[in-house]
This is a predicted structure of a 101-nucleotide RNA (Glycine riboswitch aptamer) from Ornithinibacillus scapharcae TW25.
The coordinates come from a structure-prediction model, not an experiment, and the mean pLDDT is 78.
It matches the Rfam family "Glycine riboswitch aptamer". Rfam's curators write: This family represents the bacterial glycine riboswitch.
RNA sequence: UUGAGUACAAGGGGAGAGAUUACGAGUCGCACUAGCGAUACGUAACGCCGAAGGAGCAAGCAAAAUGCGAAUCUCUCAGGCAAAAGAACCUUUGUAGGACG
Repeated sequence: UUGAGUACAAGGGGAGAGAUUACGAGUCGCACUAGCGAUACGUAACGCCGAAGGAGCAAGCAAAAUGCGAAUCUCUCAGGCAAAAGAACCUUUGUAGGACG
């Protein structure tokens, strides 16, 4: 027992930072000589973000030491910078569980 912590599943909430620049090809519209505009995609460049993941460390422990040692801190490898998606964390429900409340 009107159910602790935890795990799994589903739902809800959930920040930050260029709709940057250049090139390329596709589609649509205007024009019909050539071009112009819109749109999302690919590559490259510079600038940024930090809450998937990842990495690093304090006190302290250990005394053997290039050892262990946390994060929303730091780093930005990865990820991200209109929308969408994702998102640490919080929460609701269900299942497991059972006094740990």